[in-house]
RNA sequence: ACGUGCUCCGGGGUCGGUGUGAAUCCGAACCGGCGGUGACAGUCCGCGAGCCCCUCCCAGGAGGGGUUGAUCCGGUGGAAUUCCGGGACCGACGGUGAUGCGUGACGGUUCAACGAGAACCCGAUCGCUAGUCCGGAUGAGAGGCAGCACGG
Numbered sequence: 001a002c003g004u005g006c007u008c009c010g011g012g013g014u015c016g017g018u019g020u021g022a023a024u025c026c027g028a029a030c031c032g033g034c035g036g037u038g039a040c041a042g043u044c045c046g047c048g049a050g051c052c053c054c055u056c057c058c059a060g061g062a063g064g065g066g067u068u069g070a071u072c073c074g075g076u077g078g079a080a081u082u083c084c085g086g087g088a089c090c091g092a093c094g095g096u097g098a099u100g101c102g103u104g105a106c107g108g109u110u111c112a113a114c115g116a117g118a119a120c121c122c123g124a125u126c127g128c129u130a131g132u133c134c135g136g137a138u139g140a141g142a143g144g145c146a147g148c149a150c151g152g
Stems, first nucleotide, its partner, number of pairs: 002151006008143001014028004029132002031091002033047004042089002050067008071087005093135003100128003107121005
């Protein structure tokens, strides 16, 4: 050097505004797993995590399939969607989501040629709102080769 096992392996909500009330709205703020890529990547190519489905052994695992977000311009350079300058954008599932927002059944009022229909009130129902809060999670894991142990 090699193999096996163990260890290791994710960041971020603060200030202001509105309001009776906001950790979720509005404005600003802040964050960015792993490998690769001619030079450093949240936005390129992949992987992982999350979610959905199936199979197997069996109550905890193993395997397979699907799904899964977002970047442009200029500059330097041999080389950069990776650096520098500028401007954008994105962020699983469940929960909570101010008396918020949308929808607007039924009913009511008014208008109308009392017709077609229109306006308004009421508000059932359904839907929407967290990357940063709570939860699964003292979990899992890509992976690096750092540490320890064992093997030959």

The prediction has a mean pLDDT of 76.
Predicted 3D model of a 152-nucleotide RNA (FMN riboswitch aptamer (RFN element)) from Microbacterium laevaniformans.
Of the family's consensus pairs, 100% are formed in the model.